[in-house]
Context: one part of a larger RNA
Molecule: small-subunit ribosomal RNA, central domain
Organism: metagenome
């Protein structure tokens, strides 16, 4: 290679979009492919037929004949490609319209809480711990009140609930952007899917620069326990966590579940819209039904090794991207990136089970 697979064994961060690969319905046309005929090629031996030689047989001669591949031509067919300033509306886009949303981003307000400072008042221990101690206190702490500057976070409300591609998003208010869903069926009239490479985005940590620093805090010091304690418990404490520009490119980046589409029983909850009821204290109010879109839970078929899945891991189709025993190893080497001894991406071998 083939063939199997990627939810837990090896295996899919997120979009967009090139190129390739895939692609709705109808109509006409016949260029291609498809099928049938003819002609031309057709090595021999294989093959089928007759017949002959080997005592039979296998075998082997001998003469027809069949089959296979290209090319040319003619002839159907109208599934598939193809071709059309070709029709159409189910995909898919625009457009209307009320409603939801912790979706961005930029600005502005706010409030418990903390540490600090200064005033009062108060007079001895706070603090920590399994127990202490390291510490802070008569230069008055801690505890109480008022006040004043700061920086970070945003308690209930909250949810098994909502936005978002993911990575993520919660105190309010304004501005500015962008999405999805639902409902109308106006408009265009297959404009689509997937996506090598490309392009962007991507938690924390980390790294430049230039603010900021309350509280926590890697390192660091010191109290403890302890045989010992470079820890786990305390008391300190720097980068750091914050803001603004820039860089990294990785994660248990997780549903451990790639994107898109069609099909395949239900029952419950729930969130968004939209219908028509029934009730009302007429309220963006109650109930209960129904569709379409999310999210969860149980479940029938089915699948799976088995757990379990059924929002599919079921049954089909298109496309990418990865996997192919453990370990050595995401390690040598090397080339790209990049802030160049670090870091990322590519990514072996010997050996050894």
């Nucleotide at each position: 290679u083939u063939g199997g697979g990627c939810g837990u064994a090896a295996a899919u961060c997120u979009g967009c979009g090139u190129a390739g690969c895939c692609g709705g319905a109808c109509c006409a046309g016949a260029u291609c492919a498809u099928a049938g005929c003819c002609u031309u090629u057709g090595a021999a031996a294989u093959c089928c037929a007759u017949g002959c030689g080997c005592u039979u047989a296998a075998c082997g001669c001998a003469u027809g004949g069949a089959a296979g591949c290209g090319a040319g031509g003619c002839u159907a067919c109208a599934c598939g490609a193809c071709u059309g300033u070709g029709u159409c509306u189910a995909g898919g886009a625009a457009g209307c319209g009320g409603g939801a949303g912790a979706u961005g981003u930029a600005g502005g307000g706010c409030g418990a809480a903390c540490g600090g400072c200064u005033u009062g008042a108060g007079g001895a221990g706070c603090g920590g711990u399994g127990a202490a101690a390291u510490g802070c206190a008569u230069u008055g702490a801690u505890c109480c009140a008022a006040g004043c500057a700061g920086g970070a976070c945003g308690a209930g409300c909250a949810a098994u609930g909502g936005c978002g591609a993911a990575g993520g998003c919660a105190c309010u208010c304004u501005a500015c952007a962008a999405g999805a869903a639902c409902g109308c069926g106006u408009u265009c009239g297959a404009c689509g899917g997937u996506a090598a490479g490309g392009c962007a985005g991507g938690a924390a940590a980390a790294a430049g620069u230039a603010g900021g620093c309350a509280g926590a805090a890697a390192a660091a010091g010191g109290g403890a326990u302890u045989a010992g304690a470079u820890a786990c418990c305390c008391c300190u404490g720097u980068a750091u966590u914050c803001u603004a520009c820039u860089u990294c490119g990785u994660a248990a980046a997780c549903g451990u579940u790639u994107u898109c589409g069609g099909c395949u029983a239900g029952a419950u909850g729930u969130u968004g819209g939209c219908g028509a009821a029934g009730c009302u204290a007429a309220g963006a109010g109650c109930u209960g039904c129904g569709c379409c879109a999310g999210u969860g839970u149980c479940g029938c078929a089915g699948u799976u090794a088995a757990c379990a899945c059924g929002u599919a891991a079921g049954c089909c189709g298109a496309a990418g991207g990865c996997c192919u025993g453990g370990a050595a190893a995401g390690u040598a080497c090397a080339a790209g990136g990049u802030u160049u001894c670090c870091c990322c991406u590519u990514g072996a071998a010997a050996u050894u089970c």